Predicted 3D model of RNase P RNA and transfer RNA as a complex of 430 nucleotides. Rfam match: Bacterial RNase P class A. By type it is a ribozyme.
RNA sequence: CAAGUAAACCGGGUGACCGCCCGCCUCAGGUGGGAGGAAAGUCCGAGCUCCACCGGGCAGGAUGCUGGGUAACGCCCAGGAGGGGUGACCCUACGGAAAGUGCCACAGAAACAUACCGCCCCGAUUAAAUCAGGGUAAGGGUGAAAUGGUGAGGUAAGAGCUCACCAGCGGCUGGGUGACCAGCCGGCUGGGUAAACCCCAUCCGGAGCAAGACCGAAUAGAGGGACAAAAGGACGCCCGGCCAGUUCCCCGGGUUGGUCGCUUGACCCUUCCGGUAACGGAAGGGCUAGAUAGAUGGUCACCGUCCUUCCCAUAGUGGAAGGAUACAGAACUCGGCUUACAGGUUUACUUGACCU
RNA sequence: UCCCGGGUCGUUCAAUGGUAGGACAGGGGCCUUUGAAGCCUCUAAUCCAGGUUCGAGCCCUGGCCCGGGAGCCA
Numbered sequence: 001c002a003a004g005u006a007a008a009c010c011g012g013g014u015g016a017c018c019g020c021c022c023g024c025c026u027c028a029g030g031u032g033g034g035a036g037g038a039a040a041g042u043c044c045g046a047g048c049u050c051c052a053c054c055g056g057g058c059a060g061g062a063u064g065c066u067g068g069g070u071a072a073c074g075c076c077c078a079g080g081a082g083g084g085g086u087g088a089c090c091c092u093a094c095g096g097a098a099a100g101u102g103c104c105a106c107a108g109a110a111a112c113a114u115a116c117c118g119c120c121c122c123g124a125u126u127a128a129a130u131c132a133g134g135g136u137a138a139g140g141g142u143g144a145a146a147u148g149g150u151g152a153g154g155u156a157a158g159a160g161c162u163c164a165c166c167a168g169c170g171g172c173u174g175g176g177u178g179a180c181c182a183g184c185c186g187g188c189u190g191g192g193u194a195a196a197c198c199c200c201a202u203c204c205g206g207a208g209c210a211a212g213a214c215c216g217a218a219u220a221g222a223g224g225g226a227c228a229a230a231a232g233g234a235c236g237c238c239c240g241g242c243c244a245g246u247u248c249c250c251c252g253g254g255u256u257g258g259u260c261g262c263u264u265g266a267c268c269c270u271u272c273c274g275g276u277a278a279c280g281g282a283a284g285g286g287c288u289a290g291a292u293a294g295a296u297g298g299u300c301a302c303c304g305u306c307c308u309u310c311c312c313a314u315a316g317u318g319g320a321a322g323g324a325u326a327c328a329g330a331a332c333u334c335g336g337c338u339u340a341c342a343g344g345u346u347u348a349c350u351u352g353a354c355c356u
Numbered sequence: 357u358c359c360c361g362g363g364u365c366g367u368u369c370a371a372u373g374g375u376a377g378g379a380c381a382g383g384g385g386c387c388u389u390u391g392a393a394g395c396c397u398c399u400a401a402u403c404c405a406g407g408u409u410c411g412a413g414c415c416c417u418g419g420c421c422c423g424g425g426a427g428c429c430a
Stems, first nucleotide, its partner, number of pairs: 001352010012303007020034006036327001040338002043336005048208004053241006060204005065079005080094001081092004095199002100197002102193003116140002118136004123131002148166006167189001169186007212260004221251001223250004232243002253429002267286008304325008357426007366380004374410001382398005403419005
């Protein structure tokens, strides 16, 4: 200098005039505050609110290597195994196929099972070609996948038949909290698929701020029906207990108003301590929208950043003109994931080239 | 805000993980004096990206688009 990897941050600013919302005050006014890293998707988890509930069983759904973090999670951190990359690093939907049931089309001889070609032995034959019998699964073909792989020996030709190395399986010893790793020994061993049904382990009430609570206003319910311990009572089904006219359904009528919930939080910032880290603890400081047809804007000027062109300069840098300035708006609040994003800044590490 | 359903030729509907099909429309041909009707033939598609699998319209994940429903009193 170039090319990469991982992470963090900014993503507009200043002034003037006019215009909005909320809080407070001494209220013609003054004063303080006023969208995000994703506010988005609504994919997960909760706080909070309501539904009288309790127990048992079945069904259903979710997660899936190990350990830790957290209020919790399908999230985060650290490891393990497998895979990709020269490397820094990255990816994984990562329990079980020996509990069982399915599926593997077409091709191919054959996909829970082999012999199409081939090789060897022997016979019919002078030989060739051909045919019959026996042996074989090393070679070839088909296929995504064909009775562990490579090499040597051995054999009539071959085969774990024997040996060496490797993979898988089983046993023993050691290390580790654990996933797993290392060493030794052993017979020699048909596959894949669970984002197929399923088995195993763990977890799971429902509905949701349009939840819910209250006030006000108006009207029409001397309407109909079901049911008697039935219906209803924390997703569906079954059983048991318990509550009990504040039951359920249909028809008709009224109102479409207001207040609370509504922002002090598993909150934010700084420093120190513990921990590899995620994170936890302690001290100090801070209060940072609360709307409801839905506020936070409009105009002007200058500046910042980027792009293009021209001039000076030619290592740098300066000036002028034009254009652009991303994704995008809270609606109860948080912890995550996913998706969108013009441009810019910083840190650490890897590789290559050159110079010293 | 919450819940549910869907996306396949130009249009409308099918398809059990193993060749994406029917009808209408369009092009060409046959028939006919010409046209209609009829017959034959041809073109044309799985919303996008990624994953599982030997193989995906179908199974899974994310994104884009379209449509439907719900809310008070007694």